[in-house]
RNA sequence: UGUAGAAAAAGGCAAAAUUUCCGAAAGGUUAGGACGCAAAGCUAAAGGGUCUAAUGUUUAUAUAGGUCAUAAGGCCUAUAUGACGAUGAUAGCCUGGCUACCAAA
Numbered sequence: 001u002g003u004a005g006a007a008a009a010a011g012g013c014a015a016a017a018u019u020u021c022c023g024a025a026a027g028g029u030u031a032g033g034a035c036g037c038a039a040a041g042c043u044a045a046a047g048g049g050u051c052u053a054a055u056g057u058u059u060a061u062a063u064a065g066g067u068c069a070u071a072a073g074g075c076c077u078a079u080a081u082g083a084c085g086a087u088g089a090u091a092g093c094c095u096g097g098c099u100a101c102c103a104a105a
Stems, first nucleotide, its partner, number of pairs: 005102001012037002018031001021028002035092001041098003046095003049090003056084003060081009
């Protein structure tokens, strides 16, 4: 110096079940506990992936109401379901960026 992380030491983080609170959800947070991690430290306003779908869009289906029409039926609105859709989430999905302990060869 800091490597396709070798050895040793000091220490670090903490998945799931369960629990508290926040959130529409994904998820986050608190407690708890170790599945694992050499960056499992930070960055989601660098890029890709994945998850969610509230607001919104659509009017696809159903129901209800209103309205036009002699009627068949049309139009409008609301609700429920569906579809689409990040601006939400994930850094313990990957790449990138920033910072960092020990340390052979």
Molecule: c-di-GMP-I riboswitch aptamer
Organism: Salinibacillus kushneri